[in-house]
Context: one part of a larger RNA
RNA sequence: CCCUCGUUAAGGAACUCGGCAAAAUGUACCCGUAACUUCGGGAUAAGGGUAGCCAUGGAAGGUGAAGGGUUUCACAUCCGGAGCUUUGCGUGGUCGCAGAGAAGAGGCCCAAGCGACUGUUUACCAAAAACUUAGGUGCCUGCCAAAGCGAAAGCUGACGUAUAGGUGCUGACACCUGCCCAGUGCCGGAAGGUUAAGGAAGGGGGUCAGGGGCAACCUGAAGCCCUCGACCGAAGCCCCGGUGAACGGCGGCCGUAACUAUAACGGUCCUAAGGUAGCGAAAUUCCUUGUCGGGUAAGUUCCGACCCGCACGAAAGGUGUAACGAUUUGGGCGCUGUCUCAACGAGGGACCCG
Numbered sequence: 001c002c003c004u005c006g007u008u009a010a011g012g013a014a015c016u017c018g019g020c021a022a023a024a025u026g027u028a029c030c031c032g033u034a035a036c037u038u039c040g041g042g043a044u045a046a047g048g049g050u051a052g053c054c055a056u057g058g059a060a061g062g063u064g065a066a067g068g069g070u071u072u073c074a075c076a077u078c079c080g081g082a083g084c085u086u087u088g089c090g091u092g093g094u095c096g097c098a099g100a101g102a103a104g105a106g107g108c109c110c111a112a113g114c115g116a117c118u119g120u121u122u123a124c125c126a127a128a129a130a131c132u133u134a135g136g137u138g139c140c141u142g143c144c145a146a147a148g149c150g151a152a153a154g155c156u157g158a159c160g161u162a163u164a165g166g167u168g169c170u171g172a173c174a175c176c177u178g179c180c181c182a183g184u185g186c187c188g189g190a191a192g193g194u195u196a197a198g199g200a201a202g203g204g205g206g207u208c209a210g211g212g213g214c215a216a217c218c219u220g221a222a223g224c225c226c227u228c229g230a231c232c233g234a235a236g237c238c239c240c241g242g243u244g245a246a247c248g249g250c251g252g253c254c255g256u257a258a259c260u261a262u263a264a265c266g267g268u269c270c271u272a273a274g275g276u277a278g279c280g281a282a283a284u285u286c287c288u289u290g291u292c293g294g295g296u297a298a299g300u301u302c303c304g305a306c307c308c309g310c311a312c313g314a315a316a317g318g319u320g321u322a323a324c325g326a327u328u329u330g331g332g333c334g335c336u337g338u339c340u341c342a343a344c345g346a347g348g349g350a351c352c353c354g
Stems, first nucleotide, its partner, number of pairs: 001349008010340002014338001019335001027051005036041001038172001052094006059087005067079004095099001107333007114325002119131002135170007147156003173320004178250003183247002185243005192238003198232002202228006210219003251269005278312001279309001290306005
């Protein structure tokens, strides 16, 4: 010097990113317990008191001796209450620094964010605000269901049957969930346009029997081959509607009131429609340590407001919310070697000898 422990004057978080670590609390009984609340809870809330031993008093419970009564004489029955013992209560006394005398055994409170809760997760750096959840809701599915696995047979779904099954989103509960269907998707429609294979009226070409010609060559039926093709031909697309708890979206400029400022009001352009309720410097605010208030002697954090929302917003849900949380943030009480500032002690290393 290191590790693991113990104790510490005065102070008591001044330490530090942060009370990390440590200390403190801890048992039983009695008293007493707030806001809030979904009336269950919160709650062991918080905050207090008592506790050993000896003597003694009466109370209650257990056991039940001696003795006595009755008699069908028995291991009978009925009285009887000694002694022993258990529990709690009262009174008096007594010892120590200390009586739940050792070990084991919640620290607490206030406010806010997130997630309702119990649960689950990154085996080996993340346990959470992530996942799940009950509840809500959309869509699909009428049974040989939809959906899924599988070249198939077949199986699951399900020996179930729409109060069922599958799938997506949201995520207890309370109050709610606004506007836009122009684009994309999905659903429905079928008049018109377009449209494939296929069919096909008809046409063109090649070959060739035959015919004509002295020959070159011309013509050329049927068949076969190549090819064009009016017209007929679905779904789809175009088209017409619907649909947002489908993918998604939810404006700009200018002017205006008898101080100023602001603009209920007006004008104009664009759009499918221009963000409603609620919330808001927020897990979202760049400017920003915004401004005001609170808390501190002093507060980039925190709480309450304001609204100028760079760039909240309604099931990628909005706003609240009791209870819950090895969650995150701020404050306080208690407590302490975290610190001012270090000291001493114990054990094990380091070091020396072997």
Large-subunit ribosomal RNA, domain IV from Carnobacterium inhibens, 354 nucleotides, folded computationally. Lineage of the source: Bacteria > Bacillati > Lactobacillales > Carnobacteriaceae > Carnobacterium. It matches the Rfam family "Bacterial large subunit ribosomal RNA".